[in-house]
RNA sequence: GCAGCAGGCCGCCUUAUCGCCUCGAAUUAGUUUCGGGGAGGAAAGUCCGGACACCAUAGGGAAGCAUAGCGGCUAACGGCCGUCGUCCGCCGUAGGCGGAUAGGACAAGUGCAGCAGAAAGUAUGUACAGGUAAUGCUGUAGUGAAACCAGGUAAACUCUAUGCGGUGAAAUGCCACGUAAACCUGUGCUUGAGGGUUCCCGCCCGAUGCAGGAGGGUAGGCAGAUUGAGCGUUUCGGCAACGGAACGUCUAGAUAAAUGAUAAGGAUUCAUCUUUUUGAUGGAUACAGAACCCGGCUUAUAGGCCUGCUUUUUUU
Numbered sequence: 001g002c003a004g005c006a007g008g009c010c011g012c013c014u015u016a017u018c019g020c021c022u023c024g025a026a027u028u029a030g031u032u033u034c035g036g037g038g039a040g041g042a043a044a045g046u047c048c049g050g051a052c053a054c055c056a057u058a059g060g061g062a063a064g065c066a067u068a069g070c071g072g073c074u075a076a077c078g079g080c081c082g083u084c085g086u087c088c089g090c091c092g093u094a095g096g097c098g099g100a101u102a103g104g105a106c107a108a109g110u111g112c113a114g115c116a117g118a119a120a121g122u123a124u125g126u127a128c129a130g131g132u133a134a135u136g137c138u139g140u141a142g143u144g145a146a147a148c149c150a151g152g153u154a155a156a157c158u159c160u161a162u163g164c165g166g167u168g169a170a171a172u173g174c175c176a177c178g179u180a181a182a183c184c185u186g187u188g189c190u191u192g193a194g195g196g197u198u199c200c201c202g203c204c205c206g207a208u209g210c211a212g213g214a215g216g217g218u219a220g221g222c223a224g225a226u227u228g229a230g231c232g233u234u235u236c237g238g239c240a241a242c243g244g245a246a247c248g249u250c251u252a253g254a255u256a257a258a259u260g261a262u263a264a265g266g267a268u269u270c271a272u273c274u275u276u277u278u279g280a281u282g283g284a285u286a287c288a289g290a291a292c293c294c295g296g297c298u299u300a301u302a303g304g305c306c307u308g309c310u311u312u313u314u315u316u
Base pairs, nucleotide, nucleotide: 001312003310004309005308006307007306008305009304010303012266013265014264015263016262017261018260020038021037022036023035024034025033026032040287044298045297047296048295049294050293052168053167054166055165059201060200061199062198064164065163066162067161068160069083070082071081072080073079084103085101086100087099088098089097090096091095104159105158109157110156111153112152121149126141127140128139129138130137172223173222174221175220183213184212185211186210187209194205195204196203230249231248232247233246234245235244236243237242267285268284269283270282271281272280273279
């Protein structure tokens, strides 16, 4: 230098014009002007965990689901960090390096097991030798990863331990508006219809009820909701995940949903032509779009940068 692997980061820029959402100020009566702010590393999938809110089925049992060495981190986790064991690869004397790992129990029960082999688990016990009153009773051989051993196998059923009430911002609270505490049919009213989002028991609610039907009414506003397990820098503790302290900082809040379009210049890169440098022309610049918030995981992603390790080549 090139290539590979692992980890981390960035992920087009500037200006002008027009336009959109939002906040503040002024003006005004519902306008105009000025100023500030305006997508992401994944905003995605909605998979896991929380925060928050509501429902008394939040009680017991069953079922179901999830997890599974040990220790730690955290608000919590099925996430992350460290470590042990096992397996694989490389170099190898020791041993080291890298990668993977659903890694409790087969001595409760049930099931399953290719080839070879007499036989793969209720032994229909092979060959040779020995032994017995008798019996695979004993030894050796042979097949196989494994041959009677409490055999192997649980990302096989299962068992054990631990955890899980349900719903999900269309939660929920307030204000306003609207026929309508209306009409028809059925059913029920404490001897209880129906409901409380798996089942049973228990418990609770329950009469202006419940189920069905026809036509119609409403479908607006505010809060929730953007100051939070927040972010950045420095420093301390810890192998690390992570935690403490000090200082600094405020950074979208829409509701059918704003964050855009056009033009010019620049940057990176590719192709062609020209070529000492260089220049010209043309193309490309990804994945993708907040919707209550946060921590993870997974998936998508043109191109570029940094760090570490390894193979090989060249030079000193």
Predicted 3D model of a 316-nucleotide RNA (Bacterial RNase P class A) from Aequorivita sp. Rfam family: Bacterial RNase P class A. By type it is a ribozyme. Rfam describes the family as follows. Ribonuclease P (RNase P) is a ubiquitous endoribonuclease, found in archaea, bacteria and eukarya as well as chloroplasts and mitochondria. Gene Ontology terms of the family: dimeric ribonuclease P complex, tRNA processing and ribonuclease P activity. The sequence was found by an Rfam model in a public genome assembly. The coordinates come from a structure-prediction model, not an experiment, and the mean pLDDT is 76.